Predicted 3D model of a 347-nucleotide part of an RNA (small-subunit ribosomal RNA, central domain) from an uncultured bacterium.
[in-house]
Context: one part of a larger RNA
RNA sequence: UGGGGUUUAAAGGGGUCCGCAGGCGGACCGAUCAGUCAGUGGUGAAAUCCCGUAGCUUAACUACGGAACUGCCAUUGAUACUGUCGGUCUGAGUGUGGGUUGAAGUGGGCGGAAUGUGUCGUGUAGCGGUGAAAUGCUUAGAUAUGACACAGAACACCGAUUGCGAAGGCAGCUCACUAAACCAUUACUGACGCUCAGGGACGAAAGCGUGGGGAGCGAACAGGAUUAGAUACCCUGGUAGUCCACGCUGUAAACGAUGAUAACUCGCUGUUGGCGAUAUAAUGUCAGCGGCCAAGCGAAAGCGUUAAGUUAUCCACCUGGGGAGUACGAUCGCAAGGUUGAAACUC
Numbered sequence: 001u002g003g004g005g006u007u008u009a010a011a012g013g014g015g016u017c018c019g020c021a022g023g024c025g026g027a028c029c030g031a032u033c034a035g036u037c038a039g040u041g042g043u044g045a046a047a048u049c050c051c052g053u054a055g056c057u058u059a060a061c062u063a064c065g066g067a068a069c070u071g072c073c074a075u076u077g078a079u080a081c082u083g084u085c086g087g088u089c090u091g092a093g094u095g096u097g098g099g100u101u102g103a104a105g106u107g108g109g110c111g112g113a114a115u116g117u118g119u120c121g122u123g124u125a126g127c128g129g130u131g132a133a134a135u136g137c138u139u140a141g142a143u144a145u146g147a148c149a150c151a152g153a154a155c156a157c158c159g160a161u162u163g164c165g166a167a168g169g170c171a172g173c174u175c176a177c178u179a180a181a182c183c184a185u186u187a188c189u190g191a192c193g194c195u196c197a198g199g200g201a202c203g204a205a206a207g208c209g210u211g212g213g214g215a216g217c218g219a220a221c222a223g224g225a226u227u228a229g230a231u232a233c234c235c236u237g238g239u240a241g242u243c244c245a246c247g248c249u250g251u252a253a254a255c256g257a258u259g260a261u262a263a264c265u266c267g268c269u270g271u272u273g274g275c276g277a278u279a280u281a282a283u284g285u286c287a288g289c290g291g292c293c294a295a296g297c298g299a300a301a302g303c304g305u306u307a308a309g310u311u312a313u314c315c316a317c318c319u320g321g322g323g324a325g326u327a328c329g330a331u332c333g334c335a336a337g338g339u340u341g342a343a344a345c346u347c
Base pairs, nucleotide, nucleotide: 003319004318005317006316007301008300013315015202016201017200018199022195023194024193026089028087029086030085031084032083034082035081036078037077038076039075040074041073042072043071050066051065052064053063054062055061091192092189093188094187095185096184097183099182100181101180104178105177106176107175108174109173110172111155115151116150117149118148119147120146121145122144126137127136163170164169207248208247209246210245211244212243216242217241221237222236223235224234259314260313261312262311263310264309267292268291269290270289271288272287273286274285275284296303297302320347321346322345329340330339331338332337
């Protein structure tokens, strides 16, 4: 490089989206003739290479002839396909509807339960914790219970095999702002599309910087147990952190371990949001979310109109295990570290 692959086995879908270049691109008609195809002319030095003869005893070598020089230029034609130009509406987009939907996002306000703390009251000897205990708290009055106050964080029930979002993710109520999807209608634009190396934006948790906040939980740490030991599991405490604002980091089993888009290919069943004929109980259709299966696929498990089936376009990635996601270099970062990414050697 080819070939074959990328749910798991067994190496491999980029975390997600946007998007320049690039690649690919709907139906029908017409024009053009750039690509493409055909003919002709010129050129493509000689030698070399190839073919056929000939000459040195043969060969190497040499000579002659032919072919070739797959190319370029000019010109005359062909018009199926590609390109370009003009029209077209089914792809794509826009509009319309006081349409519908939702934990979609950002900012503000409000709420109750619980927890902890403080003050006051009642009340008296234990509380707490465990397999059992002890550390711990408590006559300076704890635990329990009542009232009041304060604080921070999270939002029981509803709640679901639900919904929304590109992914990460999103859940008390409410207001403002912002975005999206779907359905119906078919008014408008007229291929405006798909994918996307590099690039840009977003990106859980942990972590970092500055300033706040700190109830509960809780790495580290301390103590008590357990144990042969126990740098653990269990218990009592507890700092960073968890929360907020701004900035950084840029990684995850970032998973559906399954790239995006488009088309095609039996059925049954549940559910979410629309529309709707009939006329009150069920059927149809569009867009999602699930379950079970036919064909087909698959090594099998299984997948099965939400494909891992049958096809097309574009991108990413893989090429035996270890060494190793390491070293070196480059680059990004405050750092931690990220990205890119070998070899020797060994089996």